[in-house]
Predicted 3D model of a 93-nucleotide RNA (SAM riboswitch aptamer (S box leader)) from Crystallibacter permensis. The sequence was found by an Rfam model in a public genome assembly. Its Rfam family is "SAM riboswitch aptamer (S box leader)". Its family is annotated with regulation of gene expression in the Gene Ontology. The prediction has a mean pLDDT of 83. The source organism's lineage runs through Bacteria, Actinomycetota, Actinomycetes, Micrococcaceae and Crystallibacter. Of the family's consensus pairs, 96% are formed in the model.
C1' cells in the first nucleotide's frame, strides 16, 4: 500500500507558539476562524479498542480504569448527492 474484523447521533478544554484560511476528497449547503480558528507543544481530561483487574467461561459475553499502547477533547464521519469513500482500533504481514 493493499486485503480482513470492528466501532462512528454518548463524553471530555485550558496555556503557549505560529498561522489565513478550516470542517478527510468532488459539487451544493451550513458552519468554525485576526475576540486567533486550523495546526504544533504542554498540561488536564474524555473513552473503553488493546494490554491489565474481577465475573463467566473452550470461544463467543460481561463488569472495572488504577497502571501501560494508542485514540479523542465544535456541530451525527457538520449535513445531503457521489465514489475503488474516510477515520480510528485489532488482528496480520
Nucleotide at each position: 500500500c493493499g486485503a480482513c474484523c470492528a466501532u462512528c447521533c454518548c463524553g471530555a478544554g485550558c496555556g503557549g507558539c505560529c498561522u489565513a484560511g478550516a470542517g478527510a476528497u468532488c459539487g451544493g449547503g451550513c458552519u468554525c476562524a485576526a475576540u486567533a480558528a486550523c495546526g504544533c507543544c504542554g498540561c488536564a481530561g474524555c473513552a473503553a479498542c488493546c494490554c491489565c483487574c474481577g465475573g463467566a467461561g473452550u470461544c463467543c459475553c460481561u463488569g472495572g480504569c488504577a497502571g501501560g499502547g494508542u485514540g479523542c477533547u465544535a456541530a451525527u464521519a457538520c449535513c445531503c448527492g457521489a465514489a475503488c469513500u474516510g477515520a480510528u482500533g485489532g488482528a496480520a504481514a